[in-house]
RNA sequence: AGAAGUCGGGGAGACAAUCGCGUCUCUUCCAACCUCAGGUUCGGGAGGUACGAGGAAAGUCCGAGCUCCACAGGGCAGGGUGCUGGUUAACGGCCAGGGGGAGCGAUCCCACGGAAAGUGCCACAGAAAAUAUACCGCCACGGUUCGCCGUGGUAAGGGUGAAAUGGUGAGGUAAGAGCUCACCGCGCCUCCGGCGACGGAGGUGGCAGGGUAAACCCCACCUGGAGCAAGACCGAAUAGAGGAGGAUGAGGCUGCCCGCCUCGCCAUCACUCCCGGGUAGGUCGCUCGAGGCUGCCGGCAACGGCAGUCCCAGAUACAUGAUUGUCGCCCGGCCGGAUUUCCGGCGGGGUAACAGGACUCGGCUUACGACCGGCUUCUCACG
Numbered sequence: 001a002g003a004a005g006u007c008g009g010g011g012a013g014a015c016a017a018u019c020g021c022g023u024c025u026c027u028u029c030c031a032a033c034c035u036c037a038g039g040u041u042c043g044g045g046a047g048g049u050a051c052g053a054g055g056a057a058a059g060u061c062c063g064a065g066c067u068c069c070a071c072a073g074g075g076c077a078g079g080g081u082g083c084u085g086g087u088u089a090a091c092g093g094c095c096a097g098g099g100g101g102a103g104c105g106a107u108c109c110c111a112c113g114g115a116a117a118g119u120g121c122c123a124c125a126g127a128a129a130a131u132a133u134a135c136c137g138c139c140a141c142g143g144u145u146c147g148c149c150g151u152g153g154u155a156a157g158g159g160u161g162a163a164a165u166g167g168u169g170a171g172g173u174a175a176g177a178g179c180u181c182a183c184c185g186c187g188c189c190u191c192c193g194g195c196g197a198c199g200g201a202g203g204u205g206g207c208a209g210g211g212u213a214a215a216c217c218c219c220a221c222c223u224g225g226a227g228c229a230a231g232a233c234c235g236a237a238u239a240g241a242g243g244a245g246g247a248u249g250a251g252g253c254u255g256c257c258c259g260c261c262u263c264g265c266c267a268u269c270a271c272u273c274c275c276g277g278g279u280a281g282g283u284c285g286c287u288c289g290a291g292g293c294u295g296c297c298g299g300c301a302a303c304g305g306c307a308g309u310c311c312c313a314g315a316u317a318c319a320u321g322a323u324u325g326u327c328g329c330c331c332g333g334c335c336g337g338a339u340u341u342c343c344g345g346c347g348g349g350g351u352a353a354c355a356g357g358a359c360u361c362g363g364c365u366u367a368c369g370a371c372c373g374g375c376u377u378c379u380c381a382c383g
Base pairs, nucleotide, nucleotide: 001379002378003377004376005375006374007373008372009371013327014326015325016324017323018322019321021052022051023050025048026047027046028045029044030043031041032040033039034038054354058365059364061363062362063361064360065359066227067226068225069224073258074257075256076255078223079222080221081220082219083097084096085095086094087093098112099110100109101108102107113218114217118216119215120212121211122210130165135158136157137154138153139152140151141150142149143148166184167183168182169181170180171179185207186205187204188203189202190201191200192199193198231284232283233282234281240275242274243273244272245271249263250262251261252260253259291310292309293308294307295306296305297304298303328351329350330349331348333346334345335344336343337342
């Protein structure tokens, strides 16, 4: 200098003024009411202070807090996760490791339990994809019209395929084959290291032909249901002579079973279902939180502990906008210095991407323009 990898910041802005919005709170005027020199009213007007969107607010993919299903349970089904350890309120998240794979490397990816419990599948090609076999070939014997034919042996060489019965090498053989041996692979046993997944070493066995479980399945662990349009309260309105079931009944525990509980048993019941009608309102839930920031301590880290400090939207007719100025940042122009880069001055243009809450929080995934910084790897050149 170039090419790459990874982590973070920030969301192209800041300040001021004027006008305009929403919320809390305060002051004041008016109105109404009351227990009357005071008070009340989410009544109306004027004014002051403070506060007022995101890193993803998106997706609705996970997990929870919270609410209801009257109380207290158990089992099955269904669903989810799937190497080990840690972290967390919890998670399918995050951190650190192990194994496998890609890359020269920094690093990155993995839907990562089990094929010796069982069932299924491996198209086409190929002789053959499991009860294994012999297309070409090799070898031995016999025959021969010398082209080849028959019998037997063979799976080392070649072909087909994603994959062909462990691999490489040597010996041996008629030619070959774990037939024998060495090394590697695989199974089993023992020892060492590690919390563990696993790693290392040694011994032993010629060795069950492979793959596939994001195929069924087996194993381990987890798991009630519905959701803020949850739910609670106030107010208001209306139409039921409607139909069916109904006592070995109905309902709830929102898939089934057990169990438990409530109502009710001669009826126009309770209760359930179907059809039809009414309620277009208001308040709460609704923002103090598994909260933010700073410092210290522990930990490789995720994260945890301690101390201090702060309150940071709560709309529902769904709010935060407009104008001006200065500075910053970006683009390019001119001048001067310097001469790869760069510095200073002048004036011109621009202020952009993805995109906006609606109960809250921890994650994941997706979208995104400019700019800034740290650490690391590889290549080249110079010293």
Predicted 3D model of a 383-nucleotide RNA (Bacterial RNase P class A) from a bacterium. Rfam family: Bacterial RNase P class A. Its family is annotated with tRNA processing, dimeric ribonuclease P complex and ribonuclease P activity in the Gene Ontology. The coordinates come from a structure-prediction model, not an experiment, and the mean pLDDT is 76.